The part of an RNA shown here (small-subunit ribosomal RNA, 5' domain) has 494 nucleotides and comes from an uncultured bacterium. Its mean pLDDT, the model's own confidence on a scale to 100, is 84. The full RNA is in RNAcentral, with records from ENA.
Context: one part of a larger RNA
């Protein structure tokens, strides 16, 4: 000098930030991911009806983003620089073309049965942008033939041809077209990812040898894709004092702190990447997951039970218990920004924007200003003369930051509507010095001294050291010094 700090004493206001560093301990309760009726049938409600509305279900898109945490990880995890002639990419953009004709089911619903429940099973009916064939096939995929060009290379790019194979869905709207929103194929882009490599990335040698899918090859499988990724066979290799292997510790970085720099330390908030989601394992769906608020299995724990069986996962936002020196509200709003769905209206959004709590930090402001000597009283000291507190107070004249009261009152909203914050900020008027100063230190280092008490006691102390009867070092008082809504102490880093 710095801090996500804590503790002690003290504490007026505002702005902007920050706030479980410990138990990746366990969690009551509420909310945090839905949306679309312009894909579909049906049921219900209102109505005489036309029709309108609501929704459990089928279906689509989204629940792989956003939000949290740092347990694990010493690793291509991260950083940086390259590569993929070894790859994928929903939604979006651009371009071209297409969107023909059929079929069989199934939930909902009705019904039966089992069960305490969770839920499950059977029978019957029905729709679709759900599912399955067929047609057309330029491009596309696979195999083959031929040909042009290119590359350092496994090879890459293009043209022509043959064979085989692969598509689609409608809705709205209109008098009907149209229009709008969709659907399919292909090419390209954008975005996002996957993989590979060079270099860098803590401590211990009181860890010296490690390795059998191990190292390489051939063939096959698998993957979006290369690859011992996996399998069979063959060879016997591969790594290591340039530190393998083992052990310990740790998320990495942009950055942050310090320092003249070099360096050292840290990795809170914010941003990028990674990993994890009660513990361990697994796959399904999907463009994308080995999926925090999905599924299955096992385990520990908690809860319900009719004892047969079931339910759950806050390292989301609040909140509770526990641990701890220690860390906040079970708040408001979708007004803005952004996200999901929807043609839209809109719905959802504890992301986010705000408010609340905390001197936790930084910054700003205030606790009054000017005048005022009889140098008042009181206190303290005293050589008893006085000195000091001290222009300090009183007193006089002002001011109105802040406070209080009243009135007005935003921007943030994107030419309409829409403001949680908020009757907030800010402005005007009135009022009244009125509510608002402490903490540490005074032997030297190191700015600041006297008196009394105590008597190696009580105590102080960062180091040196003070205290045993004149203590500037202990305690109190007066005075002084420093900083100031803070001041000290402790801890940690430079």
């Nucleotide at each position: 000098g710095a801090c996500g700090a804590a503790c002690g004493c003290u504490g007026g206001c505002g702005g902007c930030g920050u706030g479980c560093u410990u138990a990746a301990a366990a969690c009551a309760u509420g909310c945090a991911a839905g949306u679309c009726g312009a894909a579909c049938g049906a049921a219900g409600u209102a109505g005489c009806a036309a029709u309108a509305c609501u929704u459990a279900g089928u279906g689509g898109c989204g629940g792989a983003c956003g939000g949290g945490u740092g347990a694990g990880u010493a690793a291509c995890g991260c950083g940086u620089g390259a590569g993929c002639a070894a790859c994928c990419u929903g939604c979006c953009u651009u371009a071209a073309c297409c969107u023909g004709g059929g079929g069989a089911a199934u939930a909902a619903c009705c019904u039966u049965u089992g069960g305490a429940a969770a839920c499950a099973a059977g029978g019957g009916c029905u729709a679709a942008u759900a599912c399955c064939g067929c047609a057309c096939a330029g491009u596309c995929u696979u195999a083959c033939u031929u040909u042009a060009g290119g590359g350092a290379a496994u090879c890459c790019u293009g043209g022509a041809g043959u064979a085989a194979g692969u598509a689609a869905a409608g809705a709205u709207g209109u008098a009907a077209c149209a229009g709008u929103c969709g659907g399919g194929u292909u090419a390209a882009g954008a975005u996002g990812g996957g993989c590979u490599c060079g270099c860098g990335u803590c401590c211990c040698a009181u860890u010296a040898g490690c390795u059998u899918g191990u190292u390489g090859g051939u063939a096959g499988g698998g993957u979006a894709a290369c690859g011992g990724c996996c399998u069979a066979c063959c060879a016997a290799g591969g790594c290591g004092a340039c530190g393998a292997u083992g052990g310990g510790u740790a998320g990495c970085c942009g950055a942050c702190c310090u320092g003249a720099g070099a360096g050292g330390g840290u990795g809170a908030u914010c941003g990028g990447c990674c990993a994890c989601a009660c513990u361990g394992g697994a796959a399904c769906u999907g463009a994308g997951a080995a999926a925090c608020g999905g599924u299955c299995c096992a385990g520990a724990c908690u809860c319900c039970u009719a004892c047969g069986g079931g339910a759950g996962g806050c390292a989301g936002c609040a909140g509770u218990u526990g641990g701890g020196a220690a860390u906040a509200u079970u708040g408001g709003g979708c007004a803005a920004u952004g996200g999901a769905g929807g043609c839209a209206a809109c719905u959802c959004u504890g992301a986010c924007c705000c408010a609340g709590c905390a001197a936790c930090g930084c910054c700003g402001c205030g606790u009054g200003a000017a005048g005022g000597a009889a140098g008042a009283a009181g206190g303290u000291c005293u050589u008893c003369g006085g000195a000091u507190u001290g222009u300090a107070a009183a007193c006089u004249u002002c001011u109105g930051u802040c406070g209080c009261a009243g009135g007005g009152g935003a921007a943030g909203a994107a030419g309409a509507a829409u403001g949680a914050c908020g009757g907030u900020a800010c402005c005007c008027u009135g009022u009244a010095a009125g509510a608002a100063a402490g903490c540490c230190c005074c032997g030297g280092c190191a700015a600041a001294c006297u008196a009394c008490g105590u008597g190696c006691c009580a105590g102080c102390a960062g180091c040196c050291g003070c205290g045993g009867u004149a203590a500037u070092a202990c305690g109190u008082a007066g005075g002084g010094g420093g900083c100031g809504a803070g001041c000290g102490u402790u801890g940690u880093c430079c």